Molecule: TPP riboswitch aptamer (THI element)
Organism: Syntrophobacter sp. SbD1
RNA sequence: AAUAUGGCCGGGGGGUGCUCCCGUUGGACGGGCGCUGAGACUAUACCCUUGGAACCUGACCCAGUUAAUGCUGGCGGAGGAAUCGGCUAAAGUGGUUUUC
Numbered sequence: 001a002a003u004a005u006g007g008c009c010g011g012g013g014g015g016u017g018c019u020c021c022c023g024u025u026g027g028a029c030g031g032g033c034g035c036u037g038a039g040a041c042u043a044u045a046c047c048c049u050u051g052g053a054a055c056c057u058g059a060c061c062c063a064g065u066u067a068a069u070g071c072u073g074g075c076g077g078a079g080g081a082a083u084c085g086g087c088u089a090a091a092g093u094g095g096u097u098u099u100c
Base pairs, nucleotide, nucleotide: 001097002096003095005089006088007087008086009085010084011049012048013047014046016043017035018034020032021031022030023029024028055080056079057078061074062073063072064071
C1' cells in the first nucleotide's frame, strides 16, 4: 500500500521423534537433561477442519546437514485425509499478499 476476512464456542480429524545419562539380570520398560518444532509426559494441551502440507501413503525413499533424528529441502501442479454447525466484530489493535 492493497485485500477481506478474523475471533469465540461446540462437533470432527491428527501427531507425539532423536542423542546422552541413571535404574531394572539382558531385551524391554521407567525416569532425567539436551535438539528441532505450534505440539515430542496422550496434554482436556497444541495443530487442522476442503480456499484442506494438520496428518497419512510413497518411505527402512533421494540430496544436504547434524551428537542424532522428517533436522532442512525434494518427492508435491502425486495419491489420500476430518466434506462441519452456531455466535460475534466490519476495516483496527487481528489475518493474508506485495514493496521499502